RNA sequence: UACUGUAAAAAGCAAUCCUUGGUGAAAACUAAGAGACGCAAAGCUACCGAUCUAAGGGAUUAUUAAAAAAUGAUCCUAUGAUAGCGGAGUUGCCAGU
Numbered sequence: 001u002a003c004u005g006u007a008a009a010a011a012g013c014a015a016u017c018c019u020u021g022g023u024g025a026a027a028a029c030u031a032a033g034a035g036a037c038g039c040a041a042a043g044c045u046a047c048c049g050a051u052c053u054a055a056g057g058g059a060u061u062a063u064u065a066a067a068a069a070a071u072g073a074u075c076c077u078a079u080g081a082u083a084g085c086g087g088a089g090u091u092g093c094c095a096g097u
Stems, first nucleotide, its partner, number of pairs: 002097004012039002018033006037084001043090003047087003050082003056077009
């Protein structure tokens, strides 16, 4: 340096649920506490796919009141989100080859 792995040893992270505070339209994120499903990168990065949400934008439709407009419903849409969905990139403990 490359590959393989968690058998050992020393470390690490922390799902679901719950409490308090905050951000956000939402999805979700975040600080502290409690907790331990699990993880060989469950360290980091939204580049590719996938999934979630729909403020804003668009379409359709109904009602009011003919036009315009307003309100409601349905559908589409990421610039928002998920790194503990998969791939990819990058950094890294220990052991073996």